[in-house]
């Protein structure tokens, strides 16, 4: 530098759920807990999905519809960094 056919060692992360907290919500963070993951490390660049505070429209009103400056990296692609083994 490249690579994951097999194998080894040290290990790593942590779904659902429970609980506390932040948030309008989606969801985030902490603790417990393990469904799984060879990048389930990091990054919102592209696609996709979720939410709708605010805004727009409709309505007498209740409310409804649309919309991302919000969110998801454990949805996919992409970028980037790393452990062990092989070459």
């Nucleotide at each position: 530098c490249u690579u994951g056919a097999a194998u080894u060692a040290g290990g790593g992360c942590a779904a659902a759920c429970u609980u506390g907290u932040c948030g309008a919500a989606a969801g985030g963070c902490g603790a417990g807990g393990a469904c799984g993951c060879a990048a389930a490390g990091c990054c919102a660049c592209g696609g996709g999905u979720c939410u709708a505070a605010g805004g727009a429209c409709a309505g007498u009103a209740a409310u409804g519809u649309c919309u991302a400056g919000g969110a998801c990296a454990g949805c996919c692609g992409g970028g980037u960094u790393g452990c062990c083994g092989g070459g």

c-di-GMP-I riboswitch aptamer from a Bacillota bacterium, 87 nucleotides, folded computationally. The coordinates come from a structure-prediction model, not an experiment, and the mean pLDDT is 86. The model forms 95% of the base pairs in the Rfam consensus. The source organism's lineage runs through Bacteria, Bacillati and Bacillota.